[in-house]
The RNA shown here (transfer RNA) has 74 nucleotides and comes from an Ignavibacteria bacterium.
The same sequence occurs in records of 5 taxa.
Taxonomically the source falls in Ignavibacteria (Bacteria, Pseudomonadati, Ignavibacteriota).
Rfam family: tRNA. It is annotated as a transfer RNA.
RNA sequence: CGGCGUAUAGCGCAGCCCGGUAGCGCGCCACUUUGGGGUAGUGGAGGUCGUGGGUUCAAAUCCCGCUACGCCGA
Numbered sequence: 001c002g003g004c005g006u007a008u009a010g011c012g013c014a015g016c017c018c019g020g021u022a023g024c025g026c027g028c029c030a031c032u033u034u035g036g037g038g039u040a041g042u043g044g045a046g047g048u049c050g051u052g053g054g055u056u057c058a059a060a061u062c063c064c065g066c067u068a069c070g071c072c073g074a
Base pairs, nucleotide, nucleotide: 001073002072003071004070005069006068007067010026011025012024013023020057028044029043030042031041032040050066051065052064053063054062
């Protein structure tokens, strides 16, 4: 320098192909349960979807640039 892949909640991941407004597990908070803790149950908080633009009524999803990491090639 070129090609490919990955980037979504504190952590691990789905959703992307085929656009319809974001979810699962663990963790965290409150309550119930217990003498207390754990377990179990119920409820809740937490995300401008790596970043900047474009297309569209509408973008995590489609298009372009960039950044970080990984792999391959030179």